[in-house]
RNA sequence: CACUCAUCGAGACCGGCUGAGGGACAGGCCCUUGGAAGCCGGGGCAACCAGCGAACCCAACCCGUUCGCCCGGUGCCAACUCCUGCGGCCGCUACGCGCGCCGUCAGAUGAGCG
Numbered sequence: 001c002a003c004u005c006a007u008c009g010a011g012a013c014c015g016g017c018u019g020a021g022g023g024a025c026a027g028g029c030c031c032u033u034g035g036a037a038g039c040c041g042g043g044g045c046a047a048c049c050a051g052c053g054a055a056c057c058c059a060a061c062c063c064g065u066u067c068g069c070c071c072g073g074u075g076c077c078a079a080c081u082c083c084u085g086c087g088g089c090c091g092c093u094a095c096g097c098g099c100g101c102c103g104u105c106a107g108a109u110g111a112g113c114g
Base pairs, nucleotide, nucleotide: 001114003112004111005110006109007108008107013042014041015040016039017038021031022030023029025085026084027083028082043077044076045075048073049072051069052068053067054066055065056064081106086103087102088101089100090098091097092096
């Protein structure tokens, strides 16, 4: 980097250094010198993988399923993945708009694979 699968309306912040940007992309709309991004230290959330425990399954073990724990490997800690972006439905005096719904796409994260 490509591909496959799963998940994405919940949850979780302080200090130091530094100093202008950031929210993937585009358009919006936001956040930010009452300090962005980044780095360092600590804290936390979650439970994808691993590990441990329990129940179920089984003749039994393995596997598997569910639940719990979580010292490990990642991840995450403004706003629904901030909103929309393609298609369909629905509504609206309306070649567009949206207070609504559904499915994709794109993106993010994890696991697997090449």
A computed fold for a 114-nucleotide RNA from a Pseudomonadota bacterium, annotated as SAM riboswitch aptamer (S box leader). It matches the Rfam family "SAM riboswitch aptamer (S box leader)". From the family's description: The SAM riboswitch is found upstream of a number of genes which code for proteins involved in methionine or cysteine biosynthesis in Gram-positive bacteria.